[in-house]
RNA sequence: UCCGUCGCGUUGGGAGAAUCCGGCUCUGCCGGUGCCGAAGGAGCAACCGCCCCGGUAAACUCUCAGGCCCAGGGACCAUCGCGACGCU
Repeated sequence: UCCGUCGCGUUGGGAGAAUCCGGCUCUGCCGGUGCCGAAGGAGCAACCGCCCCGGUAAACUCUCAGGCCCAGGGACCAUCGCGACGCU
C1' cells in the first nucleotide's frame, strides 16, 4: 500500500399482520378473539464424530418473547470513519 473478513460507530434505505371486541378510575390500563414473521430465543437436513451419545446453518420451522393506522422499533443492505486479523 491493494483486497477481503469481522467488530464498533455515522448517514440513508428497510417488510408483514386489527385503526377488532368487551370492561374500567379512559392521552391509559386490564381481559378476549383473530393474525404477523425481520429484534431476541428455540428446533434440524447434509456434514463431523468408531458406536451409544453428542456437535452443528439460514431469510426454513415454532411463535416463548415481540409486533399488527401513523410514529417508533426493526433483521438485513448500502455509505463513510476507526480498530483487529488475513492477504498482495

Glycine riboswitch aptamer from Roseitalea porphyridii, 88 nucleotides, folded computationally. Lineage of the source: Bacteria > Pseudomonadati > Alphaproteobacteria > Hyphomicrobiales > Roseitalea. Model confidence (mean pLDDT): 78 of 100. RNAcentral holds the sequence, with entries from Rfam.